[in-house]
Molecule: small-subunit ribosomal RNA
Organism: Clostridia bacterium
RNA sequence: AUUUGAGAGUUUGAUCCUGGCUCAGGAUGAACGCUGGCGGCGUGCCUAACACAUGCAAGUCGAACGAAGACGAGAAAAAGAAGCUUUCGGGUAGAUUUUUCUCGGACUGAGUGGCGAACGGGUGAGUAACACGUGGAGAACCUACCUUAAACAGGGGGACAACGGAAAGAAAUUUCCGCUAAUACCGCAUAAUGCUUGAACUUCGCAUGAAGAACAAGAGAAAGCUUUCGCGGUUUAAGAUGGCUCCGCGUCUGAUUAGCUAGUUGGAGAGGUAACGGCUCACCAAGGCGAUGAUCAGUAGCCGGUCUGAGAGGAUGAACGGCCACAUUGGGACUGAGACACGGCCCAAACUCCUACGGGAGGCAGCAGUGGGGAAUAUUGCACAAUGGGGGAAACCCUGAUGCAGCAACGCCGCGUGAGUGAAGAAGUAUUUCGGUACGUAAAGCUCUAUCAGCAGGGAAGAAAAUGACGGUACCUGCAUAAGAAGCCCCGGCUAACUACGUGCCAGCAGCCGCGGUAAUACGUAGGGGGCAAGCGUUAUCCGGAAUUACUGGGUGUAAAGGGAGUGUAGACGGCUUAGUAAGUCAGAAGUGAAAGACCACGGCUUAACUGUGGGGGUGCUUUUGAAACUGUUAGGCUAGAGUGCAGGAGAGGUAAGUGGAAUUCCUAGUGUAGCGGUGAAAUGCGUAGAGAUUAGGAGGAACACCAGUGGCGAAGGCGGCUUACUGGACUGUAACUGACGUUGAGGCUCGAAAGCGUGGGGAGCAAACAGGAUUAGAUACCCUGGUAGUCCACGCCGUAAACGAUGAAUACUAGGUGUCGGGGAGCAAAGCUGUUCGGUGCCGGCGCAAACGCAAUAAGUAUUCCACCUGGGGAGUACGUUCGCAAGAAUGAAACUCAAAGGAAUUGACGGGGACCCGCACAAGCGGUGGAGCAUGUGGUUUAAUUCGAAGCAACGCGAAGAACCUUACCAAAUCUUGACAUCGUCUUGACCGAGUAUGUAAAGUACUCUUCCUUCGGGACAAGAUAGACAGGUGGUGCAUGGUUGUCGUCAGCUCGUGUCGUGAGAUGUUGGGUUAAGUCCCGCAACGAGCGCAACCCUUAUAUUUAGUAGCCAGCGGGUUAAGCCGGGCACUCUAGAUAGACUGCCGGAGAGAAUCCGGAGGAAGGCGGGGAUGACGUCAAAUCAUCAUGCCCCUUAUGAUUUGGGCUACACACGUGCUACAAUGGCACAGACAAAGGGAGGCGAAGCCGUGAGGUGGAGCAAAGCCCAAAAAGAGUGUCACAGUUCGGAUUGUAGUCUGCAACUCGACUACAUGAAGCUGGAAUCGCUAGUAAUCGCAAAUCAGCAUGUUGCGGUGAAUACGUUCCCGGGUCUUGUACACACCGCCCGUCACACCAUGGGAGUCAGAAAUGCCUAAAGUCAGUGACCCAACCGUAAGGAAGGAGCUGCCUAGGGUGGAGCUGGUGACUGGGGUGAAGUCGUAACAAGGUAGCCGUAUCGGAAGGUGCGGCUGGAUCACCUCCUUU
Repeated sequence: AUUUGAGAGUUUGAUCCUGGCUCAGGAUGAACGCUGGCGGCGUGCCUAACACAUGCAAGUCGAACGAAGACGAGAAAAAGAAGCUUUCGGGUAGAUUUUUCUCGGACUGAGUGGCGAACGGGUGAGUAACACGUGGAGAACCUACCUUAAACAGGGGGACAACGGAAAGAAAUUUCCGCUAAUACCGCAUAAUGCUUGAACUUCGCAUGAAGAACAAGAGAAAGCUUUCGCGGUUUAAGAUGGCUCCGCGUCUGAUUAGCUAGUUGGAGAGGUAACGGCUCACCAAGGCGAUGAUCAGUAGCCGGUCUGAGAGGAUGAACGGCCACAUUGGGACUGAGACACGGCCCAAACUCCUACGGGAGGCAGCAGUGGGGAAUAUUGCACAAUGGGGGAAACCCUGAUGCAGCAACGCCGCGUGAGUGAAGAAGUAUUUCGGUACGUAAAGCUCUAUCAGCAGGGAAGAAAAUGACGGUACCUGCAUAAGAAGCCCCGGCUAACUACGUGCCAGCAGCCGCGGUAAUACGUAGGGGGCAAGCGUUAUCCGGAAUUACUGGGUGUAAAGGGAGUGUAGACGGCUUAGUAAGUCAGAAGUGAAAGACCACGGCUUAACUGUGGGGGUGCUUUUGAAACUGUUAGGCUAGAGUGCAGGAGAGGUAAGUGGAAUUCCUAGUGUAGCGGUGAAAUGCGUAGAGAUUAGGAGGAACACCAGUGGCGAAGGCGGCUUACUGGACUGUAACUGACGUUGAGGCUCGAAAGCGUGGGGAGCAAACAGGAUUAGAUACCCUGGUAGUCCACGCCGUAAACGAUGAAUACUAGGUGUCGGGGAGCAAAGCUGUUCGGUGCCGGCGCAAACGCAAUAAGUAUUCCACCUGGGGAGUACGUUCGCAAGAAUGAAACUCAAAGGAAUUGACGGGGACCCGCACAAGCGGUGGAGCAUGUGGUUUAAUUCGAAGCAACGCGAAGAACCUUACCAAAUCUUGACAUCGUCUUGACCGAGUAUGUAAAGUACUCUUCCUUCGGGACAAGAUAGACAGGUGGUGCAUGGUUGUCGUCAGCUCGUGUCGUGAGAUGUUGGGUUAAGUCCCGCAACGAGCGCAACCCUUAUAUUUAGUAGCCAGCGGGUUAAGCCGGGCACUCUAGAUAGACUGCCGGAGAGAAUCCGGAGGAAGGCGGGGAUGACGUCAAAUCAUCAUGCCCCUUAUGAUUUGGGCUACACACGUGCUACAAUGGCACAGACAAAGGGAGGCGAAGCCGUGAGGUGGAGCAAAGCCCAAAAAGAGUGUCACAGUUCGGAUUGUAGUCUGCAACUCGACUACAUGAAGCUGGAAUCGCUAGUAAUCGCAAAUCAGCAUGUUGCGGUGAAUACGUUCCCGGGUCUUGUACACACCGCCCGUCACACCAUGGGAGUCAGAAAUGCCUAAAGUCAGUGACCCAACCGUAAGGAAGGAGCUGCCUAGGGUGGAGCUGGUGACUGGGGUGAAGUCGUAACAAGGUAGCCGUAUCGGAAGGUGCGGCUGGAUCACCUCCUUU
C1' cells in the first nucleotide's frame, strides 16, 4: 500500500429561475502550419481483408536405407612426360593421366524412411455467438514428444522409389518395362492382472450409473542403429502438458422489426464421433421460443487493460499478454497424436503470368520492398553473439521468431544554447505632454567555465571453457574556442499580458459574447509585454466540467413534462400474530480472481523516463459452516384495511314512456290605416294585393323563466318543467358475517362536449356557407336584412378540446378560524340555541414548501407504493412506415438543416382608441384678431456667374441680423500677392515709418518727390521700414454624431434624490403611499420608518401706504418783493417729488366648518388680506435638440491657395406657396379749426432752442446743455365747434408721373423723406386657427438700441380702459395613484401571413441503377459415405482352381458454384412537384401584444389574395363597470 469533488461567459433596461450553447483540464498509433541542438527509452498503414516485381521467412537426421558424385588412401591395369642412354629401331626412368576394385569421413545434393512442418510470425474480414469473460462439470472424452513403473523385442515374407532403359509433351509433368535397401510394408509366434463380449458377487454414488471381480470365449505387439558411452522400438498403467465438449451468470442499438420455428421440440431405436447430443436417419407425438423482447435489421473480434472521472460511471480495445476467427473468394476431404492445414492437396470462381494455343503456374493479413488509396505511418540493413524454437546421440544445421542497427520531435524523460561583473543608463528602435520614458545590465567591455557538439587517446559488462551482430558502442581521460545550438502562440472579457501607425462595416478577425462605418488595447504592421519551450499552435476524436439521462444525483400548477375518464390482466408493492424453512440478507473460512499494468517499499542504469525484486489490494464468482431480525415461502390464527348483511334519509345520477304551460313563427277570420322594421346614421327587406298594431281560433317544432345558491349528483364528458316504470353509486347508523379478499396498473376493454360522417325521419327559432344593404382606400370582416347544411329524434361511426384545478391514483401524519350541503348523537329555558361527530363543497391563514406568483388537512407540506410523461428553440406533432376510420382525420412519430437563444415569475419605466383624482386661457363663457385685399418682412421653390451660410412640428420662418448702396460679405466675375493682410524668432541694410502735401496713374490697388525719430556710459540700444532664409502664419474649409461654453424645450410643471434602518434570494420597495389640505412633495394626521439634500416658498428688485432724514437743478402752503404773464426773486421744505432708512400683512383677531389638526368660508380693522400686483430666479433629467459662422477647441483637409488685397456685381431676382405684421374696408368714423393732460428715455464727431427763409422735407442760425438745469419734445387718443350722410365716398391709400430735400466718396442696380398730380385692391373675410381673466384685452401715442442715412420690426414707457368664467362632460398638455403589456431604440414600439428574388437541406415522384441477405425450381465440380454385375490386384489362406482383403470405374444421397422465378429490405439517381429554413433596407394588407381598437385562445366545420373571418361547444392564460356571494376588521 482508499485521502478524494473549484468554476466562468452568454437570453434582460436591470433581477431571480429554468434551459441550451461555449470556454478553461487531461489524453492520442495522430495529421497540418512555423521552427528545430543532443542523448536515453518506447512507438510507427487507424485508409484498400486492394494488387503485388525481387530476395529471404521450415527444415533436419548418413548413428534408419540403397545408389551416385567429389575428395583422400590403397591395390590392379593401361597409356606414358622431363631427364639419362641409344645401334636412332629403341631402352631406362617413372612424374603424370585414364580405367577398375577396396577402404575412409565433421564432404555434396536428389531419393526411400523418421521427426517437424497444427509451433513461432501476421491480420481483424467475418462473428451478437458458449465467440469472449467468470465460475463450475465431464460417472460422456483424446493427448505425439517428456517423466515414472512393469514387461517384451522370436522367426519370416513380398514390394516400391532412387537408378537403368524406352516413350509422350513447348513446358509442367507423366506413362511403360527392369533392378534394389531399410527403423518403409505384411503375415506367423508369444504376453498381461491389458482390450472386447457374457457374467455370479462386493463396494460406492443424488440419479443415469461407476469401480473391482472368480469364471468362460474371442481378438491382439515390436526395429534396429552405433567404435565406446549410448540412442531408439512394442505393450500396459499412471502423471504432466496440450486440447475437446457441456452448463450457470454477464456481454451494443433499433418495436417506424411482433410474431418466429418442420429436424423444428420431444420420445424410443439405429448409425456416426475421441466423446454426449436431431449430430444424422426411419417411425411416433405436436411440440419449442417470445413483451424479462423471440425473429429481423444495423453495428462490432472479446478480455486483461487504456484514457478520463472525487467516485459511481462514460469512452475505448494501437503497442504488451490471454482467447477466438481468418489466410485471394467459396466448398471439400486426405495425412497425422494433433489440421479440415498462411509459405500442403483437390474442385469451382475472379484476377495475374508463361505458352509451341494443346496446356500449365501463382496467392506477402510472414520480414523488407513496390504500385495504389489516403491528411497520414519507416530499411529490398546486420547477426544467430544472447533468449527461445525444430531436427540430430552429438558436432552442428535452420530460424525476417528474436537480438541489434537505420529513418521519423510521433510520444515520454533528461541536458544544453553560457556564468560573474558591467550606467556613459551608449548607439539604435518605439513612443512622447518634447521634459522624458521603454527595450535595459540587456548589449559592448572585462574576468571565467566546458555540460552537449568537435578532435585525440584508452576502452568494457552483456559470456558459466570458447564464441559479440550491436561496436571502437557505453564509459573514462586530455585538448581548444563563447565559439556551432530558440522558436512558437497570445495580449477586448472569459484569460496572464498595451501602446503607436495603417485601414475605414473595406480588408479582415472570431472558441462564445462579439470587433471593424476616420481617434480600433479585438483587423494588418511595429515596439513592448505574457505564456510555453526543442518545441509551440491549429484541426480531429474521447472523458471531464454536464446534477445537461440525475443508481450515487433531476423533474412534471404557470418554465419541457399528469394519460380526457374509468374498469381491470400481467407485473410491482402490501395489515397484526405463531411456528417452520433458509431463496434473498448478514458473518466466518477455503478456492479462484494468469502474467504484465495500477498502488506501496526497497533496488539497477550519473538522474529521470525505463526497469528488477518483494508486498498489499482486487468491490466478482464458486464451495462450505453458521445466524434467523427483516423480505420471500409453507402451515395455522386474528380483525383495525377491504367487502357483505340489516335500518335509514338526500340528490338536475342514468334509461324509457307519458304529459304541461309561457314564448317565437306560421295559417285562418275580425277590427283598423300607413307605415313597419332596423341602425352610430342609414339602406336592403315587409307593406294600400292592407303590413305593423290588436282580438279570436288553429298548426308545428324546440327549449323549460321564477325556484337557482363558489347549492346537489356523477369516474370524466356531463345532468335542470312535471309524472310513472326500471336501474347505478355515494352517505349515515349498527356491528351480525367473510377474514387481507388490498393499492396501483404496461397492454386490453368500456365511456367520452362540440363540430363532423352514413341511413331514415323532423324542421318553430337560431344559423357556418351563400345573397343583398351599409362601412371602408379596399372590407372576401365587424353592423343590418334574408338564408341552406346543421342544431332536434332513432340507429351506427368518429375519439378529439384551454377534455383545466393547465395539479395521476391510493394511504398515513402535520396550528387554527369562518361559511355552506347531507346524515347521526348530546345538552338546554326548544319554530330555536349551544357543544360534538362522519361525509362533501368554499374562503382566509400559521409551520413547511416554492424561482417567484402562490399552495397550505380538498397541499404545490412530511413520508410510502404504483402508473404516465419531460430533457434547448425552430424544422414538427411535420415526412415516411404501420394501425384504426366511409371520409374528415386520429394514434404512433423522426431526420437533414438552422439559431444562441426560446421560456417562467417578479421589478422599474414607457405606452394604452384601460380606470380614478387633480391642474392649466386646455375647453366652455366672452373680447379682439389671423385666414380674404394692398403693402412690409422672413421662408420655401424657381432663377442666376452668384442669388454666401445657418435655423425646420410645438421649441425654423419681423429667427442669427440692435438695422446688406461701398464697407459689412463669408458668395460670383475679373485683376493682383506668395513668409504673406495678422503673430514670434535669425541675418543684413536704412533712419526712417506713419502721417501731411504735391504730381502722376489705374477699373481699383499703386508709383515718384518734399517735410519728418528717440535714448546713450558713444561701444551701442530701443523702435520702425525694406531685403532675404526657413520654422510658420492664415482658412466664415469639413465634422455640433469628437468637444467646451452658451441657449431652446418639457416647465416656474412639482417634482428629483440621498444616509441610516426595515422588508425582499434579488432587481428593487419603504421613506415619496394613505385620509385631508394647498399654487406647491405646502402643511397636518396616520404609518417601519427616522432624518437630510436639490427644487417649492422666503430672502433680492420694482410697485401700492405711512413715518422719518435730506432739500438742488425739484416744489410753492404760508410771509415779502415782482411782472402782461411766469417759483421770476428773497425765503421756506409744509405738500408733490427725488432717494436713503424704517414701519406695515402674520390667518395676528372674531364667528362658523373641520378630527381639540392643517386648512377653508365669512367678518372686523386696514392703503393693501390670505402668494397684494409685476420681475429676476429654471431641480434630477429628456430631445446624439441648436450653434465648429460669436468665441474656444481635438482630428481631417488647402498651402503661388479652400489664404490675402482690390474693383464691379450679388445677398434686394419672381409664375408661385406659407408664416409674422402694418394700413384699411369707415359715421363709436374721416377732415378742418381752436385748445388740454404723461411716463420713461437719449444727447459732445452729440442734442441743438429762439429768430429768419421755404407750401414742405428742410435750410440758415448757434443761445443753452456732459444734463431732476438746456435740447430732442409736438404727446396722441380724449374733450369742444363745424362739415361730410352711407357712396368704392371728403373711406382707403397701393401704384405711377413730375419736381425736390437730407445723409453719404457714391442713392442706377438698391435709401429715407417732401410737394403736386394719379387714386388700384378692399364694403369685415371659406375650411380652419391665434391671443387674452384686470389696470388685463382692446385702443392711443412717446422714447431708446442698432445707426452716416434707412423701422410697419424689436425693446421699453405711459394715456383711455372693458366683457366673461355655469362649470370640468369633451379637445390639448401636465402631475399623482392604479391596471394590462409579447414594448425597453420604450407605440414613430413590437409583430403575422401570402406574393416576388437568391441560396440550402429535405418529402413525394413515371421510373431507372446498384447492393446485401433469404427462398422455390433446374443443373452440379471436387469429396466423404453407401451400393455395385462386369474390370484390376505382390504379401495372407490354398498344391491349384479360387478365396479373403483392396483398388479403379459406375450409381445414389448431400453439396460449393452457376442459371432462373417471384417477393421483401437498403442505397444512389430522376422530368416534375410539396412544404420548410436562411437572406440591411422589395410588394400587399395589419392578424396578435393595451379592452390592440370585433377580448384572446382551444377543438371542429366551412369560406377567403394573405394574415384571417364566421358558425357550434369549451377555457380565462380577458380589460372595465355593476350586482350577488364569501372573507377580513372593531